[in-house]
RNA sequence: GGGCAUGUAGUAGAAUGGCUAAUACGCAUCGUUGGCGUCGAUGAGACUUCGGGUUCAACUCCCGACAUGUCCA
Numbered sequence: 001g002g003g004c005a006u007g008u009a010g011u012a013g014a015a016u017g018g019c020u021a022a023u024a025c026g027c028a029u030c031g032u033u034g035g036c037g038u039c040g041a042u043g044a045g046a047c048u049u050c051g052g053g054u055u056c057a058a059c060u061c062c063c064g065a066c067a068u069g070u071c072c073a
Stems, first nucleotide, its partner, number of pairs: 001072007010025003018056001027043005049065005
């Protein structure tokens, strides 16, 4: 330098173009305990890497950029 793949809560990781987007771990509060832990209940937390385009409607499709991984040189 070129090809390919990926980019979504703190981490992992779903979502067929259709309700301001699941789940688990973690976090906070409450209950349980003499206390911690376990367990149970409730709650907060991502407008999806960035910029454009298509569409009535985009996490999803298209283009470009950026980042990471991988392969080739």
This is a predicted structure of a 73-nucleotide RNA (transfer RNA) from a Nanobdellota archaeon. It matches the Rfam family "tRNA". It is annotated as a transfer RNA.